[in-house]
Model confidence (mean pLDDT): 77 of 100. This is a predicted structure of a 107-nucleotide RNA (SAM riboswitch aptamer (S box leader)) from Chloroflexus sp. MS-G. The organism belongs to Chloroflexus, within Bacteria. Of the family's consensus pairs, 97% are formed in the model.
RNA sequence: CACUCAUCCAGAGCGGUGGAGGGACCGGCCCUACGAAACCGCGCCAACCCGGCGGCAUAAUACCUGACGGGUGGCAACUCCGGCAGCAGAACGCUGGCAGAUGAGAG
Numbered sequence: 001c002a003c004u005c006a007u008c009c010a011g012a013g014c015g016g017u018g019g020a021g022g023g024a025c026c027g028g029c030c031c032u033a034c035g036a037a038a039c040c041g042c043g044c045c046a047a048c049c050c051g052g053c054g055g056c057a058u059a060a061u062a063c064c065u066g067a068c069g070g071g072u073g074g075c076a077a078c079u080c081c082g083g084c085a086g087c088a089g090a091a092c093g094c095u096g097g098c099a100g101a102u103g104a105g106a107g
Base pairs, nucleotide, nucleotide: 001107003105004104005103006102007101008100013042014041015040016039017038021031022030023029025083026082027081028080043075044074045073047072048071049070050069051068053066055064079099084096085095086094087093
């Protein structure tokens, strides 16, 4: 980088360095000198995977649940909202998809 599968209405921030951007893209709308991005330290969350422990059940696996250790990820706004199609239509809206993100797998 492209492929397959799963998830995306929950949750969780302080300090230091830094000094103007950031929220993928486009359009909106927001955040930001009461300090953006990035990096570092500490903390927190608990989604996916791994490990061992416990519970239920079993021929066995599976499944479920709880806290723990590890890997990845995350800690403004539903993936911030929309983008395409269908429904509805005064308006708000509803459903599915596209795109994106994350994990696991395989190349």